[in-house]
Context: one part of a larger RNA
RNA sequence: CUGGGCUUAAAGCGUGCGCAGGCGGAUAUGAAAGUCAGGAGUGAAAUCCCAGGGCUCAACCUUGGAAUUGCUUUUGAAACUCCAUAUCUAGAAUCCGGUAGAGGUCAGUGGAAUUCCGAGUGUAGAGGUGAAAUUCGCAGAUAUUCGGAGGAACACCAGUGGCGAAGGCGACUGACUGGACCGGUAUUGACGCUCAGGCACGAAAGCGUGGGGAGCAAACAGGAUUAGAUACCCUGGUAGUCCACGCCGUAAACGAUGUGUGCUAGUUGUCGGGGUUUAAGACCUCGGUGACGCAGCGAAAGCAUUAAGCACACCGCCUGGGGAGUACGGCCGCAAGGUUAAAACUC
Numbered sequence: 001c002u003g004g005g006c007u008u009a010a011a012g013c014g015u016g017c018g019c020a021g022g023c024g025g026a027u028a029u030g031a032a033a034g035u036c037a038g039g040a041g042u043g044a045a046a047u048c049c050c051a052g053g054g055c056u057c058a059a060c061c062u063u064g065g066a067a068u069u070g071c072u073u074u075u076g077a078a079a080c081u082c083c084a085u086a087u088c089u090a091g092a093a094u095c096c097g098g099u100a101g102a103g104g105u106c107a108g109u110g111g112a113a114u115u116c117c118g119a120g121u122g123u124a125g126a127g128g129u130g131a132a133a134u135u136c137g138c139a140g141a142u143a144u145u146c147g148g149a150g151g152a153a154c155a156c157c158a159g160u161g162g163c164g165a166a167g168g169c170g171a172c173u174g175a176c177u178g179g180a181c182c183g184g185u186a187u188u189g190a191c192g193c194u195c196a197g198g199c200a201c202g203a204a205a206g207c208g209u210g211g212g213g214a215g216c217a218a219a220c221a222g223g224a225u226u227a228g229a230u231a232c233c234c235u236g237g238u239a240g241u242c243c244a245c246g247c248c249g250u251a252a253a254c255g256a257u258g259u260g261u262g263c264u265a266g267u268u269g270u271c272g273g274g275g276u277u278u279a280a281g282a283c284c285u286c287g288g289u290g291a292c293g294c295a296g297c298g299a300a301a302g303c304a305u306u307a308a309g310c311a312c313a314c315c316g317c318c319u320g321g322g323g324a325g326u327a328c329g330g331c332c333g334c335a336a337g338g339u340u341a342a343a344a345c346u347c
Stems, first nucleotide, its partner, number of pairs: 004318003007301002012315001014201004021194003025088006033081002035077008049065006091191001092188003095184005103177007110154001115149007125136002162169002206247006215241002220236004258314006266292012296303002320347003329340004
């Protein structure tokens, strides 16, 4: 390379947008680049192959043929692909009318709770644990009542519920704003799918500058436990967690399952619509989200109309274990580091 694969054995980029590229709906006509058929030229010789001949045979030499699967040119064909023109509506998009939603950004508001501060009542304990101790408390703690400050998170509702491309999103109100779904005898007329590079978004932790700091809490300190205990348990406690702006760009970023389209038994929940109806309800239908299950698939576990089934288009990735997601180099970053990515050697 071919071939084979990627839920769990190695392997789906964290996610999207998207240029180039690849691929692309229906009808008609034309052209003839690809394609197909015929002819001509060329495709040196030797070699290889076939049938003969010559050295006693063979190797070897030699005659003829075939082959040289290619290229050029010419005459045709027009199904398919490409191209051109015209048309269409089943893909796609738009419009109109509705619907649900923790989708996003900004601003404001609220109550419960913890902590702290002030005041009142009140007295000797409180706290913590398996048991304790460190710790707090007669300078009045804990408990309880009133008032105040401040920060963070939003109980119940809450649900294999909803929304979002993913990360993710949960008190309430307002402003701005993205998407989805349903219905329609509306419009455009293939405008589509995928996407190397590229661009954007991207949990937590971490970094920079400036704020903020209630609770929690790496590090750290002390008390326990223990043979030891640089831990698990306890008392404290700083970064951080929060906000603004700017970086970082990674996760078991998981459904360990790329995106899109079509086809392929059923049963039963649930969420959002639509239609019919005898309106409690029943039936039909579209879109999401669960459970089970046939065919089929699978090494099995299992998957099974939300496929891991049957096909097609495009991209990414894998090729024994270790060395190693490391070294070197490049690119990116303030740094931490990220990304790209070997080899020797060894089993």
Overview: A computed fold for a 347-nucleotide part of an RNA from an uncultured bacterium, annotated as small-subunit ribosomal RNA, central domain. Model confidence (mean pLDDT): 89 of 100. The RNAcentral record of the full RNA draws on ENA and SILVA.